[in-house]
Molecule: transfer RNA
Organism: Dolichospermum sp. ST_sed3
RNA sequence: ACCGGAUUAACUCAGUUUGGUAGAGUGCCAGCCUUUUAAGCUGGAGGUCAAGGGUUCGAGCCCCUUAUUCGGUA
Numbered sequence: 001a002c003c004g005g006a007u008u009a010a011c012u013c014a015g016u017u018u019g020g021u022a023g024a025g026u027g028c029c030a031g032c033c034u035u036u037u038a039a040g041c042u043g044g045a046g047g048u049c050a051a052g053g054g055u056u057c058g059a060g061c062c063c064c065u066u067a068u069u070c071g072g073u074a
Stems, first nucleotide, its partner, number of pairs: 001073007010026004020057001028044005050066005
């Protein structure tokens, strides 16, 4: 240089089939339980879906550019 993958909550990741209300586990906070902690149970908070632009009534999802990162080819 070229080709391909990844980027979504603090962390690890789903969500792509068919564009139509953004989710799970862990962690965090509160309550219950417990002599207390831990464990367990219940509830809650937490998001510029990497950035910008485009298409569309509507974009995490489709198109373009850029950034970061991983792998491959030379």